[in-house]
Context: one part of a larger RNA
RNA sequence: GGCAUGUGACGGAUGCCUAGGCGCUAGGAGGCGAUGAAGGACGCGGGUGGCUGCGAAAAGCCUCGGGGAGCCGCCAACCAGGCUUCGAUCCGGGGAUGUCCGAAUGGGAAAACCCAGCCGGGUGCUGAAUCCGGUUAUCCCUGCCUGAAUACAUAGGGCAGCGGAGGCAAACCCAGGGAAGUGAAACAUCUCAGUACCUGGAGGAAGAUAAAGAAAACUCGAUUCCGGGAGUAGUGGCGAGCGAAACCGGAAGAGCCCAAACCGGGGUCACGAGAGUGGCUUCGGGGUAGCGGGGCCGCAUUUAGGACCACAGUGAGAUAGCCAAACAGGCUGGAAAGCCUGGCCAGAGAGCGUGAGAGCCGCGUCGGCGAAAUCUGGCUGUGGCCGAGCGGGCACCCCAAGUAACGCGGGACACGUGGAACCCUGCGUGAAUCAGCGAGGACCAUCUCGUAAGGCUAAAUACUACCUAGCGACCGAUAGUGAACAAGUACCGCGAGGGAAAGGUGAAAAGAACCCCUGUGAGGGGAGCUCAAAGACCCUGAAAUCGCAUGCCU
Numbered sequence: 001g002g003c004a005u006g007u008g009a010c011g012g013a014u015g016c017c018u019a020g021g022c023g024c025u026a027g028g029a030g031g032c033g034a035u036g037a038a039g040g041a042c043g044c045g046g047g048u049g050g051c052u053g054c055g056a057a058a059a060g061c062c063u064c065g066g067g068g069a070g071c072c073g074c075c076a077a078c079c080a081g082g083c084u085u086c087g088a089u090c091c092g093g094g095g096a097u098g099u100c101c102g103a104a105u106g107g108g109a110a111a112a113c114c115c116a117g118c119c120g121g122g123u124g125c126u127g128a129a130u131c132c133g134g135u136u137a138u139c140c141c142u143g144c145c146u147g148a149a150u151a152c153a154u155a156g157g158g159c160a161g162c163g164g165a166g167g168c169a170a171a172c173c174c175a176g177g178g179a180a181g182u183g184a185a186a187c188a189u190c191u192c193a194g195u196a197c198c199u200g201g202a203g204g205a206a207g208a209u210a211a212a213g214a215a216a217a218c219u220c221g222a223u224u225c226c227g228g229g230a231g232u233a234g235u236g237g238c239g240a241g242c243g244a245a246a247c248c249g250g251a252a253g254a255g256c257c258c259a260a261a262c263c264g265g266g267g268u269c270a271c272g273a274g275a276g277u278g279g280c281u282u283c284g285g286g287g288u289a290g291c292g293g294g295g296c297c298g299c300a301u302u303u304a305g306g307a308c309c310a311c312a313g314u315g316a317g318a319u320a321g322c323c324a325a326a327c328a329g330g331c332u333g334g335a336a337a338g339c340c341u342g343g344c345c346a347g348a349g350a351g352c353g354u355g356a357g358a359g360c361c362g363c364g365u366c367g368g369c370g371a372a373a374u375c376u377g378g379c380u381g382u383g384g385c386c387g388a389g390c391g392g393g394c395a396c397c398c399c400a401a402g403u404a405a406c407g408c409g410g411g412a413c414a415c416g417u418g419g420a421a422c423c424c425u426g427c428g429u430g431a432a433u434c435a436g437c438g439a440g441g442a443c444c445a446u447c448u449c450g451u452a453a454g455g456c457u458a459a460a461u462a463c464u465a466c467c468u469a470g471c472g473a474c475c476g477a478u479a480g481u482g483a484a485c486a487a488g489u490a491c492c493g494c495g496a497g498g499g500a501a502a503g504g505u506g507a508a509a510a511g512a513a514c515c516c517c518u519g520u521g522a523g524g525g526g527a528g529c530u531c532a533a534a535g536a537c538c539c540u541g542a543a544a545u546c547g548c549a550u551g552c553c554u
Stems, first nucleotide, its partner, number of pairs: 001553009015539001016504002020475002022472007029464002031168002039101003042055003046079002049075003061095006070083003106115003116136008138165003141161006172203001173201005183190001187237001213220002224251005234242002255456003262285010290434001292399004296393001297391003305386002308384007316376004321369003327342005343360002345349001351363003405429007415441001436451005491498002511538001514526004
């Protein structure tokens, strides 16, 4: 020096565990905000660093309920001092307080700071100074005052309002804008994709929706979503790719209101001597359709109902809770829930805990019960609000205009200009009113279908930041969230931003009194606790690596 064995050290793999995650299901909720949000700063405890809670009334105040013996939150003990069966702590409903910043809104500002005006109040010598309360942003709307060029007027200026907005928030939704990497094995049309992203807006859903439809049957009858139709028909440098619809089967199911004709009222202007007529405008009635409807004329008359609001009743649900069956002995052991013996309950043998593995020990579970207060649906009633018909005649009036349509340029339709309809519209031209008008994939005829140019409308559908309950051939500390721990922390960066590591004594601290060595150390040796030192660098304790001992070889 090597090899081997043993025994240690170092190290923290592995096993076991779970306080935390991940995914999903069902239900709820789907918003908060000038009555100042979300999010923060700074404070508040007898002693208080962090977390939590709270706000100068500061780990809390009042009240109404629940609950029933302890309590003064957690890390986290300790000292001191208190509260509580006259019901505390705790849990739930309602209320009060709520510094400063933040939309931040009196003005300003380098957020959590600085400086004001007005009204009222306290102290003060009714002087200053200081303190407290209220108020003072902008825009829109409504009302009023004032008021130029310019007479009326308007613009403008100002005041008031217990009128509104503003900001935040996970995804879902609608709209206005709108890429590129990529694919096409290059690349330009094309694709990616109307995606990402930006902006505006809204709701619990949004959007769409009551045929100027689809079709080609003797047809169907709003919209939306799902399964088919179908990777079909098509489209496409006919490349890469893109990609329907009718129809069938399901989910759901609901239909309505205006404009106009006509009638009436108000305002205003014109004409007129006046009665009045006409124009414009505004309000009310009327009216709503495709076997065309309505007006107009005639006849009848007022309930069936409604997706709206309030109140009352009733019965549910939410926000605290309550009751809840049935076991003992022996053995092993540190400990019984294990094993043995004999019982019991079960609408409960889900689960968790308890010194090992418990239906009958504890919490629960099955099954039942419960609300002073606030909130949310259902049903019933009352009130409010809304809300119908029949017949006939005539062919007089109305039936949504810079619209339809056409041309040019684009977009969107699965459809890239194509034979390119249908839909939208920047420019131009520019109709008709039912004997009308549009559509049926150029266009025309016949036929058929529908009734544009106003509006509203639940459900079936999409999503989940949040709450509750539950589930998992999901993870188990290099996994699972970045985060099981002081985690978006420490730390890094001027900043936008980036972003960790780090779990486990034991059943119970019983966390090692006392003695010895030592620097009043660190550490160790005794003693003691414990089933066990498992001794806090604490469960198990692999490997690499480093010692010591012994044997063998050199």